Model confidence (mean pLDDT): 81 of 100. The RNA shown here (transfer RNA) has 73 nucleotides and comes from Boothiomyces macroporosus. Rfam family: tRNA. Rfam classes the family as a transfer RNA. RNAcentral holds the sequence, with entries from ENA. NCBI's taxonomy places the organism under Eukaryota, Fungi, Chytridiomycota, Chytridiomycotina, Boothiomyces.
Parts: sequence; C1' cells; structure tokens
RNA sequence: GGCCGCCUGGCCCAAUGGUUAAGGCGCUUGACUACGAAUCAAGAGAUUGCAGGUUCGACUCCUGCGGUGGUCG
Repeated sequence: GGCCGCCUGGCCCAAUGGUUAAGGCGCUUGACUACGAAUCAAGAGAUUGCAGGUUCGACUCCUGCGGUGGUCG
C1' cells in the first nucleotide's frame, strides 16, 4: 500500500430505515444485616468515532477521513 471486519454509557454487547437506543457487569441510593457479602428495589450515566450525502425519517444505506484488528504483498 490492496482487500475484509469492527468503532454504540466506565467495560462488554444488542437494536427490520420509523415513537423514548434494550440488556449484562460496574457505579450511586435505599431495603435487608451486629457489620459486610449476597439478594431485592430504585436511580444516574450514550452528540451511536468525525465530517458530509441519500431519505418524510439514519445507530442502520452511500462517500471521505480517523482509529483498531485480520489477511495479502
């Protein structure tokens, strides 16, 4: 350098082009407990990598760029 995949809360990972981006771990608060752990309840936390385009409507499709992994040379 060519080709292919991936990029979404702190981490992991979903979402048929259509209302409010789901879930797990973690975090916070409360219940429980002598105190913790476990368990239960509630809550906070996302410019969906960046910039454009298509569309009535984009996490999703297209283009460019960036990052990352694989592969070929």